[in-house]
Molecule: c-di-GMP-I riboswitch aptamer
Organism: Planctomycetota bacterium
């Protein structure tokens, strides 16, 4: 120096819930709060997942129902990719 390695120090994210605020949801967003994390930093390309407001469609006299759909989302579900603190055995 190094990573299919993670001991130790310092120090970082914060899951459920619960208040608040957004939002059609999903979910986001601050607060308290710690389940857990060594990339639980960044990315939504590929895969997966969640939602289903628009739009189409079927049904309805009509109000509305029901089906599909991502241009909305999940990076704390996998690959890709960019980017990094410490450092024993």
């Nucleotide at each position: 120096c190094g990573g299919c390695u993670g001991a130790a120090a310092g120090g970082g994210c914060a899951a459920a819930a619960c208040c608040g605020g957004u939002g059609a949801a999903a979910g986001c967003c601050g607060g308290u709060g710690a389940c857990g994390c060594a990339a639980a930093g960044c990315c939504a390309a590929g895969g997966g997942c969640c939602u289903a407001a628009c739009u189409c469609g079927u049904c309805u006299u009509a109000c509305g129902a029901c089906g599909a759909c991502a241009a909305g989302g999940c990076a704390g579900c996998c690959u890709a990719g960019c980017c990094g603190c410490c450092a024993a055995a």